[in-house]
RNA sequence: GUCAGAGUAAGGACAGCGCGUCAAGUGCCAAAGGAUGGGAUGUUGCCGAUGGACGAAGGAACUGCUGACUGUAACCCCGGUCAGAAAGUUUCGCGUUGCUGUACCUGCGUCCGCUGCU
Numbered sequence: 001g002u003c004a005g006a007g008u009a010a011g012g013a014c015a016g017c018g019c020g021u022c023a024a025g026u027g028c029c030a031a032a033g034g035a036u037g038g039g040a041u042g043u044u045g046c047c048g049a050u051g052g053a054c055g056a057a058g059g060a061a062c063u064g065c066u067g068a069c070u071g072u073a074a075c076c077c078c079g080g081u082c083a084g085a086a087a088g089u090u091u092c093g094c095g096u097u098g099c100u101g102u103a104c105c106u107g108c109g110u111c112c113g114c115u116g117c118u
Stems, first nucleotide, its partner, number of pairs: 001118001003116003010106003013102006019095003028052003033047002038112005058092006065084007
């Protein structure tokens, strides 16, 4: 000098632990600002204070609670039956849900650097 290659942010898949289902979160629009291969720079990629618009999938079991009826001659207690309510626990779902992990998959424009070849 030449050619090839690796590695960012981040995303996917899977796993674990959570959160919401009383609607937060996610997604959409605007956006101060911020982080982005080892260095520099940068973006149509990433995060994002804040503001705006939109907006959902619940069910089951058990426990307790409340009410009605009922067993007892009768009140309370107790037992039984039924009903009700987002009180609790567990569980199955749901959310383009959060965090963490991984011998997995995808993944820097320019210049320099790194590894290999010549």
Predicted 3D model of a 118-nucleotide RNA (THF (Tetrahydrofolate) riboswitch aptamer). The prediction has a mean pLDDT of 79. Rfam family: THF (Tetrahydrofolate) riboswitch aptamer. From the family's description: Tetrahydrofolate (THF) riboswitch was first reported for Ames et al. as an RNA motif in 5' untranslated (5'-UTR)regions of folate transport and biosynthesis genes in Firmicutes genomes. Rfam links the family to the GO term tetrahydrofolate metabolic process.